Record summary:
Predicted 3D model of RNase P RNA and transfer RNA as a complex of 438 nucleotides.
RNA sequence: CGAGUCGGCUGAGCGGUCGCUGCCCGACCUCUGGUCGGGUGGAGGAAAGUCCGGGCUCCACAGGGCAGGGUGCCAGGUAACGCCUGGAGAGCGUGAGCUCAUGGAAAGUGCCACAGAAAACAAACCGCCCGGCUUGCCGGGUAAGGGUGAAAUGGUGCGGUAAGAGCGCACCGCGUCGAUGGCAACAUCGGUGGCAGGGUAAACCCCACCUGGUGCAAGGCUGAAUAGGGAGAUAUUCCGGUUUCCGGAGCCGCGUAGCCCGUGCGGCAGAUCUCCGGGUUAGCCGCGUGAGGCAUGCGGCGACGCAUGCCCUAGAUGGAUGACCGUUCCAGACAGAACCCGGCUUACAGGCCGACUCGUUCC
RNA sequence: GGGUGCUUAGCUCAAAGGUAGAGCGUCGCCCUUACAAGGCGGAAGUUGGGGGUUCGAGUCCCUCAGCACCCACCA
Numbered sequence: 001c002g003a004g005u006c007g008g009c010u011g012a013g014c015g016g017u018c019g020c021u022g023c024c025c026g027a028c029c030u031c032u033g034g035u036c037g038g039g040u041g042g043a044g045g046a047a048a049g050u051c052c053g054g055g056c057u058c059c060a061c062a063g064g065g066c067a068g069g070g071u072g073c074c075a076g077g078u079a080a081c082g083c084c085u086g087g088a089g090a091g092c093g094u095g096a097g098c099u100c101a102u103g104g105a106a107a108g109u110g111c112c113a114c115a116g117a118a119a120a121c122a123a124a125c126c127g128c129c130c131g132g133c134u135u136g137c138c139g140g141g142u143a144a145g146g147g148u149g150a151a152a153u154g155g156u157g158c159g160g161u162a163a164g165a166g167c168g169c170a171c172c173g174c175g176u177c178g179a180u181g182g183c184a185a186c187a188u189c190g191g192u193g194g195c196a197g198g199g200u201a202a203a204c205c206c207c208a209c210c211u212g213g214u215g216c217a218a219g220g221c222u223g224a225a226u227a228g229g230g231a232g233a234u235a236u237u238c239c240g241g242u243u244u245c246c247g248g249a250g251c252c253g254c255g256u257a258g259c260c261c262g263u264g265c266g267g268c269a270g271a272u273c274u275c276c277g278g279g280u281u282a283g284c285c286g287c288g289u290g291a292g293g294c295a296u297g298c299g300g301c302g303a304c305g306c307a308u309g310c311c312c313u314a315g316a317u318g319g320a321u322g323a324c325c326g327u328u329c330c331a332g333a334c335a336g337a338a339c340c341c342g343g344c345u346u347a348c349a350g351g352c353c354g355a356c357u358c359g360u361u362c363c
Numbered sequence: 364g365g366g367u368g369c370u371u372a373g374c375u376c377a378a379a380g381g382u383a384g385a386g387c388g389u390c391g392c393c394c395u396u397a398c399a400a401g402g403c404g405g406a407a408g409u410u411g412g413g414g415g416u417u418c419g420a421g422u423c424c425c426u427c428a429g430c431a432c433c434c435a436c437c438a
Base pairs, nucleotide, nucleotide: 001359002358003357004356005355006354007353008352009351010350012328013327014326015325016324017323018322020042021041022040023039024038025037026036027035028034029033044334048345049344051343052342053341054340055339056215058213059212063261064260065259066258068211069210070209071208072207073087074086075085076084077083088102089100090099091098092097103206104205108204109203110200111199112198125146126145127142128141129140130139131138132137133136154172155171156170157169158168159167173195174193175192176191177190178189179188180187181186219285220284221283222282229276230275231274232273233272234271237249238248239247240246241245250268251267252266253265254264278437279436280435292311293310294309295308296307297306298305299304329332364434365433366432367431368430369429370428373387374386375385376384381418389405390404391403392402393401411427412426413425414424415423
């Protein structure tokens, strides 16, 4: 210098004019409020998609079992996770590095179209070899070769044989046993078995672990208005007592959605539930001090944790951040909070910084 | 704001993981003096886009996009 990998930061700046909005202060008015003036705060790295996880909320308790759902190498981090960190294995790249839903197919079941003899209890189409004879057929052996296919019953070589074959041997692969290292995944070494194992679990399933539902339009308080109007479904019981009542059993309905059990409330006739219909579209809380930021130190390879100090930084409910002018530059991308937080994913003009790799040249 | 479902030919819908099809429509021919009806034949698909699993994906999984539907309080 060229090509590339990984990580982090930033996301126009300054000045003026006019507006919007939360809060505070003051003045005025027709005073649960409004208007005016002043001060002060006012979108993001993704505020997005709503794909995960939690806080919070209500469902009496948040209980048990089945079913259902989710995750899936190992260890750790975390409030939790399908996230993150470190490691193992496999694959890609010359390399820095990147990617992986990566448990189990010798528990079971299913599927594997077409082609092919055969797609998994097995099996001989061509070929090869042996035997028979009526000389192109029959019987037998053979998975080494051909052909089909995404995939064909361990691979290569030597021996062996009628031809062949783990039939025997060496190496590799696989299973299994042991030792060593490691918390573990796993790795290495040695013995042993001649091989039992086709693929598919983002097919059912098995194993391990996790998992109740709901979603701020949750939920709480105050006020106003209306018809408790119509239709439908359901138990129309039993026993005992001190008898306008109480207790027990049974039944019905509800208590989150699928079932069962446990349990609670109400009822067994003017009650409960469902549907239709009716009224309102007001105010306050929830609502921002939080798994919060920043700095320093310590522990840890790291994710992260601990300690100390400092800071408070949007909160609307027709929903606020804008418009115009000047100026600088590379002429400004994606895009706008609505209960909150941790992640993931997706969109994004450009700019800056750090670490590293490969190639070439020069010193 | 929160939740649920759907997307296949121009329209309405099918399709056990194994060649993407049906009805209506459309185009051409026949029939008719002509039109309609009828008969015969044909064309038309990024299965909403992208990625993954698998030998193979409309179907299974992930992700993005578009469309549709539902919700408050009171008695």